A computed fold for a 115-nucleotide RNA, annotated as FMN riboswitch aptamer (RFN element). Its Rfam family is "FMN riboswitch aptamer (RFN element)". Rfam's curators write: The RFN element is a highly conserved domain that is found frequently in the 5'-untranslated regions of prokaryotic mRNAs that encode for flavin mononucleotide (FMN) biosynthesis and transport proteins.
RNA sequence: CGUAAAACUUGGGGCGGAGUGAAAUUCUCCACCGGCGGUGACAGUCCGCGAGCUUCGGCAUGAUUCGGUGAAAUUCCGAGACCGACGGUUAAAGUCCGGACGAGAAAGUUUGACG
Numbered sequence: 001c002g003u004a005a006a007a008c009u010u011g012g013g014g015c016g017g018a019g020u021g022a023a024a025u026u027c028u029c030c031a032c033c034g035g036c037g038g039u040g041a042c043a044g045u046c047c048g049c050g051a052g053c054u055u056c057g058g059c060a061u062g063a064u065u066c067g068g069u070g071a072a073a074u075u076c077c078g079a080g081a082c083c084g085a086c087g088g089u090u091a092a093a094g095u096c097c098g099g100a101c102g103a104g105a106a107a108g109u110u111u112g113a114c115g
Stems, first nucleotide, its partner, number of pairs: 001115003005111006016030004032094001033084002035049004044082002052059002064080005086098003
């Protein structure tokens, strides 16, 4: 350093202002947020994974364009767009409350073993 194993740890952010209304952090205008692995180069929008449901076989599963630089970028820079589970609610929720002091992609540490 590598391999498989065991134990343990870590492991999701965001409603601020104005308007209407009897009532909205749910509507309208502006604002705000972005899990994990991969990738010729850094990704909410590429390729996968996780979160939900399940009779454990599976099912469900959103969204990006133009220009620039470069060997290489739907990942960087500039500009403009778009998306966001389930249940609840005096009124429709990515941001409030709840399942959840949960689960989890995955990352890391330690231990002994083998090469």